[in-house]
RNA sequence: UAAGAGAAGGGUUUGAUCCUGGCUCAGAGCGAACGUUAGCGGUGUGGAUUAGGCAUGCAAGUCGUGCGCGAAAGUCCGCAAGGAUGAGUAAAGCGGCGAAAGGGUGAGUAACACGUAAUCAACCAACCCCCGAGAUCGGAAUAACCACUGGAAACGGUGGCUAAUGCUGGAUAACCCUGCGAGGAGGCAUCUUCUUGCAGGUAAACGGUGGCGCAAGCUGCUGUUCGGGGACGGGAUUGCGGCCUAUCAGCUAGUUGGCGGGGUAGUGGCCCACCAAGGCGAUGACGGGUAGCCGAUCUGAGAGGAUGACCGGCCACACUGGGACUGAGAACUGCCCAGACUCCUACGGGAGGCUGCAGUCGAGGAUCUUCCGCAAUGGGCGAAAGCCUGACGGAGCGACACCGCGUGCAGGAUGAAGGCCUUCGGGUUGUAAACUGCUGUCACGCUAUAGGAAACCUCGAAUGUGAACAACAUUCGAGCUGACUAAAGCGAGAGGAAGCACCGGCUAACUCUGUGCCAGCAGCCGCGGUAAUACAGAGGGUGCAAACGUUGCUCGGAAUCACUGGGCAUAAAGCGCAUGUAGGCGGUCUCCUAAGUCUGGUGUGAAAUCCCUCGGCUCAACCGGGGAACUGCAUUGGAUACUGGGAGGCUUGAGAGUUGUAGGGGUGGACGGAACUCCAGGUGGAGCGGUGAAAUGCGUAGAUAUCUGGAGGAACACCGGAGGCGAAAGCGGUCCACUGGGCAACUUCUGACGCUGAGAUGCGAAAGCUAGGGUAGCAAACGGGAUUAGAUACCCCGGUAGUCCUAGCCGUAAACGAUGGGCACUGGGCAGGGGAAGCACCUAUGUCUUUCCUUGCCGUAGCUAAUGUGUUAAGUGCCCCGCCUGGGGAGUACGCUCGCAAGGGUAAAACUCAAAGGAAUUGACGGGGGCUCACACAAGCGGUGGAGCAUGUGGUUUAAUUCGAAGCAACGCGAAGAACCUUACCUGGCCUUGACAUGCAUGGAUUAGUCCCGUGAAAGCGGGAUAACAGCUCUUCGGAGUCGGAACAUGCACAGGUGUUGCAUGGCUGUCGUCAGCUCGUGUCGUGAGAUGUUGGGUUAAGUCCCGUAACGAGCGAAACCCUUAUUGCUAGUUACCAACGGGUAAAGCCGGGGACUCUAGCGAGACUGCCGUUGUUAAAACGGAGGAAGGUGGGGACGACGUCAAGUCAUCAUGGCCCUUACGGCCAGGGCUACACACGUGCUACAAUGGCCUGUACAAAGGGGACCGAGACCGCGAGGUGGAGGAAAUCCUUAAAGCAGGCCCCAAUUCGGAUUGCAGGCUGCAAUUCGCCUGCAUGAAGCUGGAAUCGCUAGUAAUCGCGUAUCAGCCACGACGCGGUGAAUAUGUUCCUGAGCCUUGUACACACCGCCCGUCAAGCCACGAAAGCGGGGAGUGCUCGAAGUCGCCUUGCCCAACCGUAAGGGGGGCAGCGCCGAAAGCAAGCUUCGUGAUUGGGACUAAGUCGUAACAAGGUAGCCGUAGGGGAACCUGCGGCUGGAUCACCUCCUUU
Repeated sequence: UAAGAGAAGGGUUUGAUCCUGGCUCAGAGCGAACGUUAGCGGUGUGGAUUAGGCAUGCAAGUCGUGCGCGAAAGUCCGCAAGGAUGAGUAAAGCGGCGAAAGGGUGAGUAACACGUAAUCAACCAACCCCCGAGAUCGGAAUAACCACUGGAAACGGUGGCUAAUGCUGGAUAACCCUGCGAGGAGGCAUCUUCUUGCAGGUAAACGGUGGCGCAAGCUGCUGUUCGGGGACGGGAUUGCGGCCUAUCAGCUAGUUGGCGGGGUAGUGGCCCACCAAGGCGAUGACGGGUAGCCGAUCUGAGAGGAUGACCGGCCACACUGGGACUGAGAACUGCCCAGACUCCUACGGGAGGCUGCAGUCGAGGAUCUUCCGCAAUGGGCGAAAGCCUGACGGAGCGACACCGCGUGCAGGAUGAAGGCCUUCGGGUUGUAAACUGCUGUCACGCUAUAGGAAACCUCGAAUGUGAACAACAUUCGAGCUGACUAAAGCGAGAGGAAGCACCGGCUAACUCUGUGCCAGCAGCCGCGGUAAUACAGAGGGUGCAAACGUUGCUCGGAAUCACUGGGCAUAAAGCGCAUGUAGGCGGUCUCCUAAGUCUGGUGUGAAAUCCCUCGGCUCAACCGGGGAACUGCAUUGGAUACUGGGAGGCUUGAGAGUUGUAGGGGUGGACGGAACUCCAGGUGGAGCGGUGAAAUGCGUAGAUAUCUGGAGGAACACCGGAGGCGAAAGCGGUCCACUGGGCAACUUCUGACGCUGAGAUGCGAAAGCUAGGGUAGCAAACGGGAUUAGAUACCCCGGUAGUCCUAGCCGUAAACGAUGGGCACUGGGCAGGGGAAGCACCUAUGUCUUUCCUUGCCGUAGCUAAUGUGUUAAGUGCCCCGCCUGGGGAGUACGCUCGCAAGGGUAAAACUCAAAGGAAUUGACGGGGGCUCACACAAGCGGUGGAGCAUGUGGUUUAAUUCGAAGCAACGCGAAGAACCUUACCUGGCCUUGACAUGCAUGGAUUAGUCCCGUGAAAGCGGGAUAACAGCUCUUCGGAGUCGGAACAUGCACAGGUGUUGCAUGGCUGUCGUCAGCUCGUGUCGUGAGAUGUUGGGUUAAGUCCCGUAACGAGCGAAACCCUUAUUGCUAGUUACCAACGGGUAAAGCCGGGGACUCUAGCGAGACUGCCGUUGUUAAAACGGAGGAAGGUGGGGACGACGUCAAGUCAUCAUGGCCCUUACGGCCAGGGCUACACACGUGCUACAAUGGCCUGUACAAAGGGGACCGAGACCGCGAGGUGGAGGAAAUCCUUAAAGCAGGCCCCAAUUCGGAUUGCAGGCUGCAAUUCGCCUGCAUGAAGCUGGAAUCGCUAGUAAUCGCGUAUCAGCCACGACGCGGUGAAUAUGUUCCUGAGCCUUGUACACACCGCCCGUCAAGCCACGAAAGCGGGGAGUGCUCGAAGUCGCCUUGCCCAACCGUAAGGGGGGCAGCGCCGAAAGCAAGCUUCGUGAUUGGGACUAAGUCGUAACAAGGUAGCCGUAGGGGAACCUGCGGCUGGAUCACCUCCUUU
């Protein structure tokens, strides 16, 4: 110098958002444990559980300078006996000091135990220090020892001898003690202190041991007695401080106090006798539970929270309980007794106490060596040497913690190999390795060694004391003493030394394989059901590192108990309301005080720790020095603004007074009318009543209806109103009596008298209870009728408690403004109620202004999560009370308390979940609302559903009846052609590089191709014959050789799969829907999700357009652009056309020709609300009209926004993954897809006369045609056949049919209808049986217009009529797709059904109503409660018994050395005895707590159990609260209450214009 430095959040409720709120994570720490791994060292640390039991050894002895005794071995001498030495040693004893320290543990203890600060005028104190004064004369014993003796032992007994610093008598003595006095001083009540007098009392070891000296004596050391003082240590007392529980509220008889005693070192009910009746307690007594306390430790920014290992202080305990003795002091390794346990025993008796150090067993997740040494530090004894010391110093074991070091360093690219991945190119591991060079820490081996050591002591010297050179003391020098051990030096060689966890997010770090809701993971959210960065393995990576993870616990984050620093309208949370006790808080002025408060001083706050600084171990951890700090307590001096206390005033708070005033305020009494029901009578005559519709019910014994009279009870229409009153509950006809409160004005009085209010007390809707009345209506329960699948309900008919009154209980409600009370302050506007004033208008039942109180609405700022609130605050402040702390369990259990009961009040836990919740947003939905649209309904026309047949599907069947499609949006669909083929299915027979593609290797050759044979159902298998092509070489020109393309065989890669997954996909498609929607940029609003734009007023087919507008613009859709059709112009005319001209025929555009017409097919025109009028906002637009072929998108088509349905398709195709590979591949024959009790869909034909049949006759469009369409002609009844003109096409197919004209039929199962069946034929085809179509003849079924229900269609449409085409050999086509002919009816409209769009509203839905969700029952499992009881523990009470022992008493018992006495004896003592108390034990009745318990009760949880549908939308009867009854269950019903109810209408109010 310094000791100032310090504060982070994330994940998870939702489709998304903000908030509330819990759960969870990241940090630090530990006496830890477990898993994997492990090189070294230093420093620390290590039985937390059973204060459970302990074998063995050690942990307290020492002193011969207190005392009396006193060996042995060995050695030596000696012949031996014996002696000497060992040795006055060892051992034992008497005696002294110590053993009360040190060491251990935390069971008990909630207490003056601890901490802190004080007090003792109420105390002790061995050893130590200082001061003063002393130490005289005696005596008797006793252990050891000896003898005898008991006992198994432990241990004794009797007799005898003996010593002391042991015991003891006398003397002496004070400043000591006791008593009585005198005087002085002081204090704090009893008192203290000083001086002094008298009386009495109490000592000792002349010891021990040295030196000098002959001795006397001198001189030391040490011990001893008395007194005083000090130090160390202890004892007692007090203030304050530190746990939980009120589901412990009252406790207490020595209890509280006094007087007097006893006891103690000492105060004191500490103990005793007597007296009094006190003492403690919501500021928590008493009881219960838990716990050693502190310095400190951990954490935290701090304040706090948690802890009390190691180290230090205090306390308590020592097998459990009790007790005293000794001593200065009391008991871990002393004594006595009782108990439990263990051991010994000769059974008679004895012994023991590791919570000392090691160690052992047990229990436990878990905690060390039966080590070395007294060398150091410290302790005991001793004069000392020294002895003792499991204190201590060290070592050992354990990664248990902290700290440090190392496992190499530098170079090294072919980026080696191997591994892993791969888009197959490569990437990565990775300079990593190999390889080259270097270094040498640690470990290892060797060497030498510092330091802890300095004393005591010995020797030498000096000084002091002393007569002394001795002795003693001090100092100096030399010598002696090490259990354990660091740093250091040398040597060798990269050699011996790296793991663990993690890699979905939080949270740093990613790929492959395996697995397939399995195995598993998980701290929270959550992963896993075939492409898992989440499981397991691997590669790679990240983090830490001799460790790393996991688990447990503490603090933090958590402002999640909020002092710092939270809340309560709706999220958890304001008591139902008031009065008021304690308490808390309190207007204004002055003075005093100084308790709080502020400030200075003093004392203390032990050391260690923390912090700062300096230093020592190489650094650090660790250790040392100094400082700071210890935020506290006590005491003292000062200050006085504020608070408190005391005193005195004041009037504005509060109260009183006077004069008025409004009112369903309360209590009691009296009276009134309307309605209702009942009774009686009259009239009357068949129904009434009730409902969605009915029925039960009432009625010919006369109801309902109506009139008259009477009776009864309950409630008070209109006025009546978000108007009034009241504390709340609540209060409504009129009048009377009594009575409470409010408000205004006046400003007369009191003078802070106030506010709040734990407990307490009172009031307190409805329901309910008790007793007695009353009972008209209504109406739980109950009965009946309906409804319904059921209907313990809703609806209906009845109906009892009850509703009413009196008296008394109950004490709860959504008792709500979901908003405690009081005071003050902070912009406004409008309205209602009650007063007062006015100098205003102006006179009225008035208006206006001001002011006080009150009731509402709208809104500024502010606040709020938002909604909202907003002078009646949820704003800004102060005071007081109540309440909350995740959801469920549960306002439940137990306990207590209140109640007649029903029940109320108070009020948990186990267990379980990761949410529960508030407000707002966007959607979706509603048996919510508004507006609008659509063949959606209605108005019409025709069908389907009934029949027969066709066809598809389901089902069934089958060897197979291949597969797919499934509400609309599957079902004449894929399939625009299943006899074989197709074909995917089945049966059987065959093939295996394969029916098909590419590549490689090998082979031989003419295998290829073609032809033939055998076998066979064929495929296939087996065999034979013939012999091709290109190049090159040779050639006798016959051919040979070689090579190649192609092919073959064998082998390998691979092919192949209509196998699987459409929930892995692409592509394509359906559907909402040709519905009008879906979005974006910028801006603005909102904390935000989001909103606005896109809503509103009009209009449209349309988010079409216009207007308005915090929006302005834009995009995808709509529209338009495209095709076709309707009109027309121009151009062009062949195969089409033919008006004029010509030719020509029986006739015919047949021919020449024509380009006029029809038509063909190319280019144009035309239609735009353009024009007029009306309406409309001077708009958009609508309506009407003109013109026009066409008029308001002219008709039709193509075209399908963002998206929805995990919609459809892996069997069109493509494709990832998986699967099969002599088969799930391939070939072939036959069969099947065509089955048939039945059910459904879509069609065809009909049922007939608007028809059928016969004859005649007219008019299309659009298509198609070469293995094709095929005319005329001929044959056949016909299907068809023969034949082949013509046609690659305006030429042919090709007669259209309905229609029209004529005729027959005559209402019938027929001349309707054509199924079915028989016979005979035709056609296609390899083939027609399963299984084709067509023709002729014959047969002639059902069916006479179709139940419930349901479909299509708005104009060239429906209906009806035929024609064509694709596929195709043929065809099951009555289908599909097209074409034209004939050609209607109806729409007043939007109430309803269905669907859709927009706006709005509610929501507990968001997989979005096919949603969500409640309760019983059944099953499994878990914890808890009750329970006849049963069993343990704890604390106390009463009684019995009463050990040891202290104390007391007595002496009638027994015994006795010191003193007195000659003696007898005395004094005194001991033992025994008695008494009080007294542990353990026993008995008794209770309390409390724990365990267990047949059975029982509810609760929590558990992918797919049962019954219903209670709630969320108006949830289909609005819901909920309290209460009562009922019911399988959710629930239903009655009574009162609430809005946290939708919708419509009305009233009122507000805002804007």

Small-subunit ribosomal RNA from a Planctomycetota bacterium, 1553 nucleotides, folded computationally. The prediction has a mean pLDDT of 83.